[in-house]
Context: one part of a larger RNA
RNA sequence: UGUUGAUUGACUGAGGGGAAGCUGCCACGAGUACGAGAGGAACAUGGCGGCGCAGCCACUGGUGUACCAGUUGUCUGACAAGGCAAUGCUGGGUAGCUACGCUGUAGCGGAUAAGCGCUGAAUGCAUCUAAGCACGAAGCCGUCCCUAAAAAGAGUCAAUCUAUCCCGAGACGCCGUGAAAAACCGGUUUGUAGGGACGAGCGCGCUCAUAGAAGAUGAGUUUGAUAGGUUGCGGAUGUACGCACAAAGCUUUUGCGAUGUGUUGAGUCCUGCAAAACUAAAAGCGCUAGG
Repeated sequence: UGUUGAUUGACUGAGGGGAAGCUGCCACGAGUACGAGAGGAACAUGGCGGCGCAGCCACUGGUGUACCAGUUGUCUGACAAGGCAAUGCUGGGUAGCUACGCUGUAGCGGAUAAGCGCUGAAUGCAUCUAAGCACGAAGCCGUCCCUAAAAAGAGUCAAUCUAUCCCGAGACGCCGUGAAAAACCGGUUUGUAGGGACGAGCGCGCUCAUAGAAGAUGAGUUUGAUAGGUUGCGGAUGUACGCACAAAGCUUUUGCGAUGUGUUGAGUCCUGCAAAACUAAAAGCGCUAGG
């Protein structure tokens, strides 16, 4: 774009895809069958693992150049606060992403292959086959998961909105006028072709993320919590600056002083959650069904 207006919600399932898994050990079976003995199974049932595959992040870890703290050298005159040195180095660490973490990954049915049979003639016997009937595989078709109406036979159900108004030519032909013919004029030719307004809705624009290479997808756009900021909760770090007091000692007796304690689980910060319109989603442009 189409599916013969649009939007929202719920379905059907032709068709397509799928690791729709593989495997070990133990118990029981059973010291059984078997075997003179020595020895020594299997079907069925139950349990515990390994590998692979898919998903997830509550837990345990990793990362975490968001963040917090400590600290060395040097620079900004000093303090404070900072720059640079691989994030300077070191100790922690939310969200997210992850594995080393967690979850799932039964089996069953149908039709068959090779094969094994039943009944049974041709061929009075025999024979699984000629008629007929019963079994039989990790394979095939389903059951399970995902996708799927672009399945052109383009599906189904439900709800809501739209369904409006106006302008408007016109050839041939035919009819009328006309004594007749021609010409001219008028009518007819679905108020037609076409055009305009309105217009459900959509797109652009704008704020974004559960989405993302670009498109796309999804949430919003004041009838608003979409993003930012603010506040609170939760969380990370670990007790800020300033001030007061204590302080080994040094000292020109006037002061200096690492550090510690209190103020103070403070201060700083947050990719999380919530509240709340403070800021920005303004204005505007385009498309469009209209029986």
The part of an RNA shown here (large-subunit ribosomal RNA, domain VI) has 291 nucleotides and comes from an uncultured archaeon. It was read from a public genome assembly. Its Rfam family is "Archaeal large subunit ribosomal RNA". Rfam links the family to the GO terms structural constituent of ribosome and ribosome. The literature on the family includes a 2001 paper in Science by Yusupov et al., "Crystal structure of the ribosome at 5.5 A resolution". Its mean pLDDT, the model's own confidence on a scale to 100, is 81.